[in-house]
Context: one part of a larger RNA
Molecule: small-subunit ribosomal RNA, central domain
Organism: uncultured prokaryote
RNA sequence: CUGGGCGUAAAGCGCGCGUAGGCGGUCUGUUAAGCUAGCUGUGAAAGCCCCGGGCUCAACCUGGGAAUAGCAGUUAGAACUGACAGACUAGAGUACAGCAGAGGAUAGUGGAAUUUCAGGUGUAGCGGUGAAAUGCGUAGAUAUCUGAAGGAACACCAGUGGCGAAGGCGACUGUCUCGGCUGAUACUGACGCUGAGGUGCGAAAGCGUGGGGAGCAAACAGGAUUAGAUCCCCUGGUAGUCCACGCCGUAAACGAUGUCUACUAGCCGUUGGGUUCCUUGAGGACUUAGUGGCGCAGCUAACGCAAUAAGUAGACCGCCUGGGGAGGUACGGCCGCAAGUUUAAAACUC
Numbered sequence: 001c002u003g004g005g006c007g008u009a010a011a012g013c014g015c016g017c018g019u020a021g022g023c024g025g026u027c028u029g030u031u032a033a034g035c036u037a038g039c040u041g042u043g044a045a046a047g048c049c050c051c052g053g054g055c056u057c058a059a060c061c062u063g064g065g066a067a068u069a070g071c072a073g074u075u076a077g078a079a080c081u082g083a084c085a086g087a088c089u090a091g092a093g094u095a096c097a098g099c100a101g102a103g104g105a106u107a108g109u110g111g112a113a114u115u116u117c118a119g120g121u122g123u124a125g126c127g128g129u130g131a132a133a134u135g136c137g138u139a140g141a142u143a144u145c146u147g148a149a150g151g152a153a154c155a156c157c158a159g160u161g162g163c164g165a166a167g168g169c170g171a172c173u174g175u176c177u178c179g180g181c182u183g184a185u186a187c188u189g190a191c192g193c194u195g196a197g198g199u200g201c202g203a204a205a206g207c208g209u210g211g212g213g214a215g216c217a218a219a220c221a222g223g224a225u226u227a228g229a230u231c232c233c234c235u236g237g238u239a240g241u242c243c244a245c246g247c248c249g250u251a252a253a254c255g256a257u258g259u260c261u262a263c264u265a266g267c268c269g270u271u272g273g274g275u276u277c278c279u280u281g282a283g284g285a286c287u288u289a290g291u292g293g294c295g296c297a298g299c300u301a302a303c304g305c306a307a308u309a310a311g312u313a314g315a316c317c318g319c320c321u322g323g324g325g326a327g328g329u330a331c332g333g334c335c336g337c338a339a340g341u342u343u344a345a346a347a348c349u350c
Stems, first nucleotide, its partner, number of pairs: 003321004007303002012317001014201004021194003025088007033081002035077008049065006091191001092188004096183004103177007110154001115149007125136002162169002206247006215241002220236004258316006266294012278281001298305002322350003332343002335340001
């Protein structure tokens, strides 16, 4: 180099954008780099193969021939790939008119609840558990009413509903803004797909600086339980959780299923559009973009998947190659304030 693979056995980068590269729609013409055919040169000798010869045969030796990938030159061809030129509209995109949405950023507003504080009523308990105790309470708690403060989260609506590339997004209003879908027409004219490196985003926890701190709550303290209890349960409680800016860059980052394109029986829901029909309804039919449940062919080791494929094919990338050693560890490199991340062995052993 090659082979076979990657839902669950080892294996899809967490997800985008994009450089190089790889691959790339229809038609016409030119060219002839790839490609095809012929010829010439070269392709040492020996060896292999064929026909002979010499050792008594063979091995061995020896004569002749054939063959030889490749390389170079030359002649011809033009289907395909490439290059160049011209054209096209089915891919891709733009314009226009609509539509849905927890998509993002930012500013403001709201009500319920918890807690605390102040005041009123009121009196001996409250709280908690399997049962208790620690704890709170006659310095008046719990309960209840009124008022105030402050922080965080937004019940019902709510839906295998919606949006987003993924992470993720849920009160209401304003402003700014990315994307998607539908329709009919016009325009550009292959502008496309993938994407090594690169670059950006990236839950939670954690880190730095400054704020904030109601509830919850690692650590910690106490009470229980227990043989013990560094747990589970209870009473407290600090980081943290929240905000701004900056790091970290990992997750069962999962559909454990890379992205794009085409094709391949049906049936039933649901969301957003469009067309159409009438008996105008809580209606039917068709179509399109999502999102679910079954199911045929096919695939699969089985489970299962089955137009949202794990089916049939194509393009490009990533990854795997027995277990332990190795919780991807050691050493080295890159990154990081650190925590650590990433890349990633070997001896030995079965």